[in-house]
Large-subunit ribosomal RNA, domain IV from an uncultured SAR116 cluster alpha proteobacterium, 329 nucleotides, folded computationally. It matches the Rfam family "Bacterial large subunit ribosomal RNA".

Context: one part of a larger RNA
RNA sequence: CGAUGUUGAAGGAACUCGGCAAAUUGCCCCCGUAACUUCGGGAGAAGGGGGGCCUGUGUUUGGGCAACCAGAUACAGGUGGCACAGAAUAGGGGGUGGCGACUGUUUAUUAAAAACACAGGGCUCUGCGAAGUAGUAUAUACGACGUAUAGGGUCUGACGCCUGCCCGGUGCCGGAAGGUUAAGAGGAGGUGUGAGAGCUCCGAAUUGAAGCCCCGGUAAACGGCGGCCGUAACUAUAACGGUCCUAAGGUAGCGAAAUUCCUUGUCGGGUAAGUUCCGACCUGCACGAAUGGCGUAACGACUUCCCCGCUGUCUCCAACAUCGACUCA
Numbered sequence: 001c002g003a004u005g006u007u008g009a010a011g012g013a014a015c016u017c018g019g020c021a022a023a024u025u026g027c028c029c030c031c032g033u034a035a036c037u038u039c040g041g042g043a044g045a046a047g048g049g050g051g052g053c054c055u056g057u058g059u060u061u062g063g064g065c066a067a068c069c070a071g072a073u074a075c076a077g078g079u080g081g082c083a084c085a086g087a088a089u090a091g092g093g094g095g096u097g098g099c100g101a102c103u104g105u106u107u108a109u110u111a112a113a114a115a116c117a118c119a120g121g122g123c124u125c126u127g128c129g130a131a132g133u134a135g136u137a138u139a140u141a142c143g144a145c146g147u148a149u150a151g152g153g154u155c156u157g158a159c160g161c162c163u164g165c166c167c168g169g170u171g172c173c174g175g176a177a178g179g180u181u182a183a184g185a186g187g188a189g190g191u192g193u194g195a196g197a198g199c200u201c202c203g204a205a206u207u208g209a210a211g212c213c214c215c216g217g218u219a220a221a222c223g224g225c226g227g228c229c230g231u232a233a234c235u236a237u238a239a240c241g242g243u244c245c246u247a248a249g250g251u252a253g254c255g256a257a258a259u260u261c262c263u264u265g266u267c268g269g270g271u272a273a274g275u276u277c278c279g280a281c282c283u284g285c286a287c288g289a290a291u292g293g294c295g296u297a298a299c300g301a302c303u304u305c306c307c308c309g310c311u312g313u314c315u316c317c318a319a320c321a322u323c324g325a326c327u328c329a
Stems, first nucleotide, its partner, number of pairs: 001324008010315002014313001019310001027051005036041001038158001052079012080084001092308004097303002099300002104116002120156007132142003159295004164225003169222002171218005178213003184207002189202002192199002226244005253287001254284001265281005
């Protein structure tokens, strides 16, 4: 000097990105226990009190014929210690937002989470030799010894209230017409050759599938959801009007948000002092409804902020124990 422990005056988070680490709490019995709530919870909420040993009295369990033996428990009295769950084992607690409903799963070896999954919801395909998947096979196997209350794909993600407008583009589905259209069919007419028959080659009209064009449907399919100008008896603002464009111009709800650039927005709360936090406002650079919207009890080794308790985290370091390092032998 370091590591691992133990202890510490006064203060008690002033430390720090952040109470990281440490400390506090810890068992049993009794009392008591809030908001909120899906009425189950929350809850060991929180917060109090008791606990040793001895004596007596009562109640009681098991065994035993009984005497009695082994326990449990209530009350009363007494008694020792600094300390009685006397060591060890052994929850700190509360409030408030965000996200995800939950229990689960995950980056074996830097990430456990708000990511994945999930029950529930929707759309879509599939009538059985099913669709789909594996396979060079059109064999075989899985699907399934299942049969639409089933199986596959895809999105969302408990529950509650809901899920608006747009089918112009892309996709998908439907459409006995029409247009376009390959090989094939067809063969008017022609080429070469030949005495001819013929052989050979070119070839118009006409016919000819899917697809595409075309006509419809479909957004819990991929996706999208405006601008300018004016207007009210203070001012300001604009319920209202005009105009341009669009397939349609963002509804409910939420909103400086895990989304807000300007921004430490403005106001309120909390602090002596608050770029964080909570509640509002709405000027949403660039929220928004199953790429789900907004809420939500319970839950979380998640995350933000605050409070109580507690402490060597700190003011400010010190001592001790053990093991190293170091010096000497």